């Protein structure tokens, strides 16, 4: 540095449940395991999803992200095993 066929130690933990915080998306924390060789870390770009606050509307809706998503892609950063160079 490259790959994850094989092994050994082992990590993570979705659907769903309860509590708990949020206007929402969806976050946290105990339980659960579909799955993951970066399912470690960063919202830096596209994506998506929500819309409280703003705006537009007589209403009804609409448009917006400063909010969420790293287990949606991509890209930064770092790393354990094995194998091969």
């Nucleotide at each position: 540095u490259a790959u994850g066929c094989u092994a050994a130690g082992g990590g993570c933990a979705a659907a769903c449940c309860u509590g708990c915080c949020g206007a929402a998306a969806g976050a946290c924390a105990g339980g659960g395991a579909c799955g993951c060789a970066a399912a470690g870390c960063c919202g830096c770009g596209g994506g998506u999803c929500u819309a409280a606050a703003a705006c537009c509307u007589u209403a009804c809706g609409g448009u917006c992200a400063u909010g969420a998503u790293a287990g949606c892609c991509g890209g930064g950063c770092u790393g354990c095993c094995a194998u091969a160079g």